c-di-GMP-I riboswitch aptamer from Fictibacillus sp. BK138, 87 nucleotides, folded computationally. The source organism's lineage runs through Bacteria, Bacillati, Bacillota, Bacilli and Fictibacillus.
[in-house]
Order: sequence, then structure tokens, then C1' cells
RNA sequence: UCGACGAAAGGGCAAACUUUUCGAAAGAGAAGGACGCAAAGCUACAGGGGCUAAGUCUUUAAACGGAUAUGCCAGCCAGUUGCCGAA
Repeated sequence: UCGACGAAAGGGCAAACUUUUCGAAAGAGAAGGACGCAAAGCUACAGGGGCUAAGUCUUUAAACGGAUAUGCCAGCCAGUUGCCGAA
């Protein structure tokens, strides 16, 4: 000097819930709030999985119902980038 292991410190993010805005919904933005998180950073046709069904198709006398993502979820898995370092 480099690497492995790894304590601490400093900082980071923010679930549920509440208020409000957008949206058909799922969900998202903002403020408050912390359940948790070492990737809870990023990536959603071109990996898997999950949620919703406006429109469309279908059923019906009508309604109810069924199918469907072109709408979403990265805090489901995955992919990808990546911080500190005592004994």
C1' cells in the first nucleotide's frame, strides 16, 4: 500500500396511518409520521411474479357477470450500479 472479515460513528431512505392533489381503479405526487431497509439507489414491451379493468370484446331484454394492459407495483424475486471501515 492492497485485499478479506468486521465493531463503531456520520449520514441516507421511509411501511401502516392522517391530510390534500391526480386517477375509472390499481396506484402515484406533496406534507406529517416511522414499520422496517446495506442497496428500501436505478431498471416495468424486449426475465419471472403480482395488482387494477377505463376502453375494447363477450354474455344478457336490461343489469349483474366473464376475458383483456395499452394502466400500475422495484418495500416480491431478478438484473444493474454502488458508501464508511477500529481491533
Record summary
Its Rfam family is "c-di-GMP-I riboswitch aptamer". From the family's description: GEMM was predicted in a large-scale screen for bacterial structured RNA regulatory elements.